[in-house]
Context: one part of a larger RNA
RNA sequence: GAACGAACGCUGGAGGCGUGGAUUAGGCAUGCAAGUCGAACGAGAUCUUUAAAACGGAGGCUUCGGCCGAAGUUUUGAAGUGACAGUGGCGAAAGGGUGAGUAACACUUGGGUAACUUGCCCUCGAGAUCGGAAUAACUUGCCGAAAGGCGGGCUAAUACCGAAUAUGACUACAGCAAUCACGGUUGCAGUAGUAAAAGAUGGCCUCUACUUGUAAGCUGUCACUCGAGGAUAGGCCCGAGUCCUAUUAGCUAGUUGGUGAGGUAAUGGCUCACCAAGGCAAUGAUGGGUAGCUGGUCUGAGAGGAUGGUCAGCCACACUGGGACUGAGACACUGCCCAGACUCCUACGGGAGGCUGCAGUCGAGAAUCUUUCGCAAUGGGGGAAACCCUGACGAAGCGACGCCUCGUGGACGAUGAAGGUCUUAGGAUUGUAAAGUCCUGUCACAGGGGACGAAAAACUUUACGACUAAUACUCGUAAAGCCUGACGGUACCCUGAGAGGAAGCCCCGGCUAACUCCGUGCCAGCAGCCGCGGUAAUACGGAGGGGGCAAGCGUUGUUC
Numbered sequence: 001g002a003a004c005g006a007a008c009g010c011u012g013g014a015g016g017c018g019u020g021g022a023u024u025a026g027g028c029a030u031g032c033a034a035g036u037c038g039a040a041c042g043a044g045a046u047c048u049u050u051a052a053a054a055c056g057g058a059g060g061c062u063u064c065g066g067c068c069g070a071a072g073u074u075u076u077g078a079a080g081u082g083a084c085a086g087u088g089g090c091g092a093a094a095g096g097g098u099g100a101g102u103a104a105c106a107c108u109u110g111g112g113u114a115a116c117u118u119g120c121c122c123u124c125g126a127g128a129u130c131g132g133a134a135u136a137a138c139u140u141g142c143c144g145a146a147a148g149g150c151g152g153g154c155u156a157a158u159a160c161c162g163a164a165u166a167u168g169a170c171u172a173c174a175g176c177a178a179u180c181a182c183g184g185u186u187g188c189a190g191u192a193g194u195a196a197a198a199g200a201u202g203g204c205c206u207c208u209a210c211u212u213g214u215a216a217g218c219u220g221u222c223a224c225u226c227g228a229g230g231a232u233a234g235g236c237c238c239g240a241g242u243c244c245u246a247u248u249a250g251c252u253a254g255u256u257g258g259u260g261a262g263g264u265a266a267u268g269g270c271u272c273a274c275c276a277a278g279g280c281a282a283u284g285a286u287g288g289g290u291a292g293c294u295g296g297u298c299u300g301a302g303a304g305g306a307u308g309g310u311c312a313g314c315c316a317c318a319c320u321g322g323g324a325c326u327g328a329g330a331c332a333c334u335g336c337c338c339a340g341a342c343u344c345c346u347a348c349g350g351g352a353g354g355c356u357g358c359a360g361u362c363g364a365g366a367a368u369c370u371u372u373c374g375c376a377a378u379g380g381g382g383g384a385a386a387c388c389c390u391g392a393c394g395a396a397g398c399g400a401c402g403c404c405u406c407g408u409g410g411a412c413g414a415u416g417a418a419g420g421u422c423u424u425a426g427g428a429u430u431g432u433a434a435a436g437u438c439c440u441g442u443c444a445c446a447g448g449g450g451a452c453g454a455a456a457a458a459c460u461u462u463a464c465g466a467c468u469a470a471u472a473c474u475c476g477u478a479a480a481g482c483c484u485g486a487c488g489g490u491a492c493c494c495u496g497a498g499a500g501g502a503a504g505c506c507c508c509g510g511c512u513a514a515c516u517c518c519g520u521g522c523c524a525g526c527a528g529c530c531g532c533g534g535u536a537a538u539a540c541g542g543a544g545g546g547g548g549c550a551a552g553c554g555u556u557g558u559u560c
Base pairs, nucleotide, nucleotide: 001560002559003558004557006556007555008554009553010552013406014405015404016403017402018401019399020398026362027361028360030359031358032357035090036089037088040087041086047080048079049078050077051076052075053074054073055072059068060067061066097317098316099315107241108240109239110238111237112236113235116234117233121230122229123228124227125226126225127224129163130162131161132160138153139152140151141150142149143148169194170193171192172191173190175188176187177186178185179184199222200221201220202219203218204217208215209214210213243289244288245287250280251279252278255277256276257275258274259273260272261271262270292314293313294312295311296307297306298305299304319340320339321338322337323336342353343352344351345350370396372395373394374393378392379390380389381388382387409439410438411437412436419430420429421428422427443501445496446495447494448493449492453487459481460480461479462478463477464476465475466474504549505548506547507546508545509530510529511528515544516543517542518541519540525532526531
């Protein structure tokens, strides 16, 4: 000199863009952060409409005997609506947080997988036949303070199970050909065996059936099953690189290798049985300390040094430790089980919980924000769609924490006013500075107008094309219409008024730009280094003046 996720002191006008728990991976009240699908399924509260019956009885008629009869109420049936919950599907493994652990194939880079997997998505091929038994919800009985649990009865499905079929797939057997790291791999044909499936929702009457619009028929869309390929995402292995310490020199028994088996999607001591006695190490094994890694960031002419906050990629973790289940994917942040610590409830028998999500709170600390608005945009999950959910995200709020921009006025104005300070008492300086005159109107303030971000999807109409028996439905393309804004009455524009509301901080001995007076008297004090102060202190304290930077200025800390 530069830099910072900074802090402290004094001071503080406006805006834009960034950024903000670095310490206790300490404990957490409260709210929200993962749902969705009725076009998979049964049941169905509520409400609406309607029909029937019963009750009801305003009112009307009356020959006074009665007759008609609206509103309303109850029950039953039908149609619609469809809450809460349940079965089922997909999602919940993403997104979001943190850096504890980890010196390691964790990360970076380059390869390998002839040792592997991949839901949803795309393309292609083949299929989707016939049956069955349950179970939740519901109802009923019981236990329990609760959390919850047990038994009886009924029922549905794209839930579950059996059979059929098998282009192809897999397994076993034995062939041929090609290729090769000689282990194998690929292709072709053969025999035997194994394993599939589910429907939903629109439209139509060409064919068939029944008979005049329906279906088990035809057809569109979505879903389903078995395969092949792709895309995407991952698993595993290897070469190289990756901090300090020898005041750590020896380490190792599943240890190192082999055979066989088990296990895995897959290789492998990954695990196990047996056999052999190996394996690593001054090119630093083993031990100890420290640490998430990288793109990058800071500094520097560079080489290098330091660093890894925000953003992006990868990894690891989710109260602590262990474990598996489900699933395409987890050994799973807001899933499950066990143990432990802690907190809470309890009828004392037993239960409930996990903010290193967004806000917020306590604690510790020099120190780090709102218990805000919205799904309008972008993205994600579900759904055919409408739409629903989304503390991701988009916004607003707080903090001069940083960077950048702007303002705090401009021009003229000398008898160089007054006051202050200094003085050799003449004057000098503050100083065109002020006053005064003439202007301007940025920002702030008030009033008026007022956005971009939003054009898609969906829906309606029309045209064309595809599908089809079809002019229907559906899909695609094009055109037109309709609809949607949290921020926000914000940005921006116009008008109004008036210099009005907006300057401080540090320094002045040398380094280092900037000097005098007074006070003090080795005292009080200053100080980054040298050093000042003991009666004339440009070095302490105050004043005047001056210098520097400026909504900041200094100090401290850290890095180069």
The prediction has a mean pLDDT of 83. The part of an RNA shown here (small-subunit ribosomal RNA, 5' domain) has 560 nucleotides and comes from an uncultured bacterium. It matches the Rfam family "Bacterial small subunit ribosomal RNA".